[in-house]
RNA sequence: UGCGGGAUGGAGGAGUAGUACCUCGGGAGGCUCAUAACCUCCAGACCCGGGUGCAAAUCCCGGUCCCGCAA
Repeated sequence: UGCGGGAUGGAGGAGUAGUACCUCGGGAGGCUCAUAACCUCCAGACCCGGGUGCAAAUCCCGGUCCCGCAA
């Protein structure tokens, strides 16, 4: 320098235009003599800026960062 992949709650992942989902973690409640386990509920996220579109995590453009390949 070129090409490709990626960025989603605290962590790890899903999600190919219409409600952001799952597991673990956190908080509250239930159960229990009590703790763990188990059950219920709650909070918490789409890297940034534009564009298209009724509607964008998703499509397009630009940027930042990470990984890989080539030179």